Background: The part of an RNA shown here (large-subunit ribosomal RNA, domain IV) has 354 nucleotides and comes from a metagenome.
Context: one part of a larger RNA
RNA sequence: CUAUGGUUAAGGAACUCUGCAAGCUAGCACCGUAACUUCGGAAGAAGGUGUGCCUGCGAAUGUUAGAACCCUCGCGGUUCGAAGCACCAGCAGGUCGCAGUGAAAUGGGGGUAGCGACUGUUUAACAAAAACACAGGUCUCUGCUAAGUCAAGACGACGAUGUAUAGGGGCUGACGCCUGCCCGGUGCCGGAAGGUUAAAAGGAGCUGUCAGCGUAAGCGAAGCGGUGAAUUGAAGCCCCGGUAAACGGCGGCCGUAACUAUAACGGUCCUAAGGUAGCGAAAUUCCUUGUCGGGUGAGUUCCGACCUGCACGAAAGGCGUAACGACUUCCCCACUGUCUCAACCAUGGACUCA
Repeated sequence: CUAUGGUUAAGGAACUCUGCAAGCUAGCACCGUAACUUCGGAAGAAGGUGUGCCUGCGAAUGUUAGAACCCUCGCGGUUCGAAGCACCAGCAGGUCGCAGUGAAAUGGGGGUAGCGACUGUUUAACAAAAACACAGGUCUCUGCUAAGUCAAGACGACGAUGUAUAGGGGCUGACGCCUGCCCGGUGCCGGAAGGUUAAAAGGAGCUGUCAGCGUAAGCGAAGCGGUGAAUUGAAGCCCCGGUAAACGGCGGCCGUAACUAUAACGGUCCUAAGGUAGCGAAAUUCCUUGUCGGGUGAGUUCCGACCUGCACGAAAGGCGUAACGACUUCCCCACUGUCUCAACCAUGGACUCA
C1' cells in the first nucleotide's frame, strides 16, 4: 500500500450521480396508533412502557383418591372431580450490574410524486424494470370432418372424447368515471344492375398445299394444314353501400368589447372530419433553469399552480385510484468514518531480509 473485520473526540450527509456502503432499529407482552380507503386495509403505522435473578402468594391448567353414567362386563369407555403437589399469566417484596430479548438469531421510520392495479414472469453468465403475464373489457373468426395448427406423399394427430356460456386470433389490461368527431384513402364485410376481364367455346375472314380450268399471267372446289375477327365467358377490379375497442386522421388566415389586454362574437379559405371530456413545461416542453407559489440561508432536481401542448388526448386507451413494489424522484426524523480528516487495532496479501 491492499483485502476483510473492529473502535473513534467534535460535527452529523458537509460525501456523492444517489445516504452507495456502513450504522441505527430489532424478540416477546402491554398501552397507543393519522391521512386515505375498494371498509378488507393502511398497521408491527407512528410513538411509548416493561423484560434478569431470589422469596412469597398464585385464579387458570395439569395430575387423581373418589363419584355418576353406559355397555360388547373388561386390567373397558365417557363425564365430573376433593386434598396435596406442580405451576402459566399475574400480584407483592427483595436483590445485583453501566447494561436483564445482557451472547446469537432478530423490522430503521415517516411524508410527496411518477409508473405499473395486485401475487407472479424475464435477458442461465453486465439489464428484474415502468418490460412480459394477469383477472377483467372489447372486436373478430368458427355450426363440427369447426375455425386454427402440425405434417405434406399422404395417412394421421392436436383442437376435443370439447360444441358458440365452446374453441382460435387481434387489441386493451384490476377497480371507478368515461371512451368524442371523421368511412375521403387503405383494409374487411355485404351487394349485384352496368363497365372491364382469363382459359375455354366460337368460327367470319385471310393464307399454305393441291384436283381442275386457262396459251399464259393467273384463278382455284373438297381434303389436309396455318392464322384467326365478331360473339359467349367466373371470381377479381371499377362501381354501390356498411364498418374506426379495423389501419388510420382529427386545419389556416383576418377582424372585433367605453383604459389596456384578451376575444364570448363575425368574416373568409380548405377538409372525410377539423382534437370533445380529461390532463398538460408532463417518463411527452425545443425555446427553458418558462412564470408564480411552497420547501432551503442559498433549489437546473422536487411539489402545487398557470397554459404560450416545438410535438398530450381517449382500449398503440384518457383521467383518477386504496393496497402492493429488491422500480424511479424529492423531502424529513433517527443514525452513523460517506465526509470535514484522518487515526489506531486484528488477521491475510503485497513488500524487505533470511